[in-house]
RNA sequence: GUUGAUAGCUUCUAGGGUUCCGGUUUAAGUAUUAACGACUUAAGUGACUGGUCCAAGAGAAGCAAGCUGACUUGGAAAUUUCCACAAAAUUUAGCAAACCAAGAUUAGCUACACGGCGGGAUAAAAGCCCGGGAGAA
Numbered sequence: 001g002u003u004g005a006u007a008g009c010u011u012c013u014a015g016g017g018u019u020c021c022g023g024u025u026u027a028a029g030u031a032u033u034a035a036c037g038a039c040u041u042a043a044g045u046g047a048c049u050g051g052u053c054c055a056a057g058a059g060a061a062g063c064a065a066g067c068u069g070a071c072u073u074g075g076a077a078a079u080u081u082c083c084a085c086a087a088a089a090u091u092u093a094g095c096a097a098a099c100c101a102a103g104a105u106u107a108g109c110u111a112c113a114c115g116g117c118g119g120g121a122u123a124a125a126a127g128c129c130c131g132g133g134a135g136a137a
Stems, first nucleotide, its partner, number of pairs: 008063005015054002020051002022048001023045008065110006071103005076092006112132001114135001118130003
């Protein structure tokens, strides 16, 4: 310098807006009433604390996956069944080390990470997606 692969899921948080709920404003109506207040409907309102909802590569916890070590099991022969292979059953030998495979066994590890403008989705917006991007070091 080039090429390829990977950076998962769940629950939450920073944060986000306004589809729904609630709050709040205005208007009309209903019952009562001197009035206030209560209820229903409609419209507006997120510089309305909130519930629902969205939500982090560089936030949290847990699970999964991966790697390494340990541990456990298996990794021989003969016979029978079977057209043959494969597979299954039985008997015998070995069972030290190394290597290989498997494991819903166990322990450890799983790094680093500055980042626009602009665009997109959803009701709408955002540390969501484009994006571990462009760019920078």
Molecule: Guanidine-I riboswitch aptamer
Organism: Symplocastrum torsivum CPER-KK1